[in-house]
Molecule: SAM riboswitch aptamer (S box leader)
Organism: Ureibacillus yapensis
RNA sequence: CUCUUAUAAAGAGCGGUGGAGGGAAGUGCCCUAUGAAACCCGGCAACCAUCACAACAUGUGAAAAGGUGCCAAAUCACUCGAAGUGGAUGCUUUGAAAGAUAAGAG
Numbered sequence: 001c002u003c004u005u006a007u008a009a010a011g012a013g014c015g016g017u018g019g020a021g022g023g024a025a026g027u028g029c030c031c032u033a034u035g036a037a038a039c040c041c042g043g044c045a046a047c048c049a050u051c052a053c054a055a056c057a058u059g060u061g062a063a064a065a066g067g068u069g070c071c072a073a074a075u076c077a078c079u080c081g082a083a084g085u086g087g088a089u090g091c092u093u094u095g096a097a098a099g100a101u102a103a104g105a106g
Base pairs, nucleotide, nucleotide: 001106002105003104004103005102006101007100013041015040016039017038021031022030023029025079026078027077028076042071043070044069047067048066050062051061052060053059054058075098080095081094082093083092084091085090
């Protein structure tokens, strides 16, 4: 980097360093000197792994020492299609795409 499967409206600091950016992309809309990114500490969750029970496809529960992940806003909203609706920009529902994370394969 590619493929497969699963997940996403919950949760998480009034800390330290740092100093102007950040929210994947485009458009929008936001966050940010009342301090962005990044790093450290702290925390949340429970995908893998662990343990217990039931079952042999797996399920339920526990715990949080290990491997990751995450800690504004629904994946912040929309981007393509379908259905419904409206005079119309649109709006609602839904499927996909794209992106993210985990686990596995190449």